[in-house]
Molecule: RNase P RNA; transfer RNA
Organism: Eubacterium sp.
RNA sequence: CAGGCAGGAUGAAUGGCCGCGGCUGCAGGUGUCGAAAGACCGCAGGCGAGGAAAGUCCGGGCUUCACAGGGCAGGAUGCCGGAUAACGUCCGGUGGAGGCAACUCCCAGGAAAGUGCAGCAGAAAUAUACCGCCAGCUUUUUUCAGCUGGUAAGGGUGGAAGGGCAGUGUAAGAGACUACCGCCUUUCUGGUAACAGGAAGGGCACAUGUAAACCCCAUCCGAAGCAAGACCGAGCAGAAGCGUAUACGCGGCCCGCCAGCUUCAGGUAGGUCGCUUGAGGCGGCUGGCGACAGCCGUCCCAGAUAGAUGGCCAUUCACGACAGAACCCGGCUUACAGUCCUGCCUGCGUU
RNA sequence: GGCACCAUAGCCAAGAGGUAAGGCAGAGGUCUGCAACACCUUUAUCCCCAGUUCAAGUCUGGGUGGUGCCUCCA
Numbered sequence: 001c002a003g004g005c006a007g008g009a010u011g012a013a014u015g016g017c018c019g020c021g022g023c024u025g026c027a028g029g030u031g032u033c034g035a036a037a038g039a040c041c042g043c044a045g046g047c048g049a050g051g052a053a054a055g056u057c058c059g060g061g062c063u064u065c066a067c068a069g070g071g072c073a074g075g076a077u078g079c080c081g082g083a084u085a086a087c088g089u090c091c092g093g094u095g096g097a098g099g100c101a102a103c104u105c106c107c108a109g110g111a112a113a114g115u116g117c118a119g120c121a122g123a124a125a126u127a128u129a130c131c132g133c134c135a136g137c138u139u140u141u142u143u144c145a146g147c148u149g150g151u152a153a154g155g156g157u158g159g160a161a162g163g164g165c166a167g168u169g170u171a172a173g174a175g176a177c178u179a180c181c182g183c184c185u186u187u188c189u190g191g192u193a194a195c196a197g198g199a200a201g202g203g204c205a206c207a208u209g210u211a212a213a214c215c216c217c218a219u220c221c222g223a224a225g226c227a228a229g230a231c232c233g234a235g236c237a238g239a240a241g242c243g244u245a246u247a248c249g250c251g252g253c254c255c256g257c258c259a260g261c262u263u264c265a266g267g268u269a270g271g272u273c274g275c276u277u278g279a280g281g282c283g284g285c286u287g288g289c290g291a292c293a294g295c296c297g298u299c300c301c302a303g304a305u306a307g308a309u310g311g312c313c314a315u316u317c318a319c320g321a322c323a324g325a326a327c328c329c330g331g332c333u334u335a336c337a338g339u340c341c342u343g344c345c346u347g348c349g350u351u
Numbered sequence: 352g353g354c355a356c357c358a359u360a361g362c363c364a365a366g367a368g369g370u371a372a373g374g375c376a377g378a379g380g381u382c383u384g385c386a387a388c389a390c391c392u393u394u395a396u397c398c399c400c401a402g403u404u405c406a407a408g409u410c411u412g413g414g415u416g417g418u419g420c421c422u423c424c425a
Stems, first nucleotide, its partner, number of pairs: 001347010012316007020048002023045004028041001031040003050322001054333002057331005062225004074221005079093005094108001095106004109216002114214002116210003130155002132151007163181002166178003182204001183202008229273004238264005249257003280299008317320001352421007361375003369405001377393005398414005
């Protein structure tokens, strides 16, 4: 210098004017309402979307309901160890796959508990002889042909064909036998473990694939969701008490009802809370490979309820992507114009 | 804001791991003097992208579009 790998930051900037939503403070008692407190209006100050606010895919807080304990059913997760409030997330390892490498990817338990499924092709799909090879018989013999038997080394079919490969052996073959590899059993060493390395034995009996088929094993899970829920509460209607009726009216009459006041339950309209100080941000130190944890200092950074964050002007640049909070937080996933920084790998050149 | 569900031909739709039934409509043909009826033939990116599997419309993950329900009394 070129190509690449991994991680992080940022998501136009500055100023002026007007406007919108909260908060804090001030002022007017001759701005409006109100008995007052206060509310509205006014002035000033400060604050006002994101890395994904998104999808709502996981996990937790919070709230209401349910709940003695245990089990069944259902759902989720799935190599090992750790982190965490928790997780399907993250970190560090193991095994496998890809890459020259940096590095990346993997829903990675069990198919020797059982059941199911495996189209087409192929002779045969868990059990077989189509071609081939070999032996015997038939024909006087050979070729050819036929019949009987042996055989999975070879061909062919298939995603998959009864451990692989080499040799011995054999009529031809075959774990029939032998070495190596694989598998299984026992065992030793290292490691917390997954696992790795080794030793002895078994000739191989369990032995095709599929568990993102049922299932088995281990672990975890009560349900719903802020439109959850809590509090205050007009008006109308209702109940009780006081009171009134003698008049008018109504119920045919006796008798009762009809004014008003007080109290009550219910909880509609409306209001208040939940609501934003939090597993919080930033900086430093310590422990840890790391995820993360602890301590100290410092900061307060939207909170609406028909729902605010916008418009205009000036200057500058690389001329601006995806996109807008609605209870909160930790993750994942998806969308995204660009810009900047750090570390590493490969190749070439120079010293 | 939250929760649940759906997507197969122009329309209505079956499927439930083995290579897309059926009906209506459309087009072409047979029949007819011409039509209707009837009969025959024809039409698929199973919403999209990945993965599991020998094999995916179907199973798993992600995305896109659409639909429905939830405010609590009388």